[in-house]
Molecule: transfer RNA
Organism: Nanobdellota archaeon
RNA sequence: GCCUCUGUAGCACAGCAGCUAGUGCGCUUCACUUGUAAUGAAGAGGUCGGGGGUGCAAAUCCCCCCAGAGGCU
Numbered sequence: 001g002c003c004u005c006u007g008u009a010g011c012a013c014a015g016c017a018g019c020u021a022g023u024g025c026g027c028u029u030c031a032c033u034u035g036u037a038a039u040g041a042a043g044a045g046g047u048c049g050g051g052g053g054u055g056c057a058a059a060u061c062c063c064c065c066c067a068g069a070g071g072c073u
Stems, first nucleotide, its partner, number of pairs: 001072007010025004027043005049065005
């Protein structure tokens, strides 16, 4: 330098045939308990890496950039 993949909640990830952003763990509150843990219930938390474009509508499609991983020379 070229090619491929990845970037979504505090962490690990799903969603990527365009039409309301989700799961597990964690966190908060409540219940249960003599108390804690466990268990059960409820809840908070995300400009979907950044910018632009297409379109009625974009995490999803297109372009540029940034970061990371792998490969080739």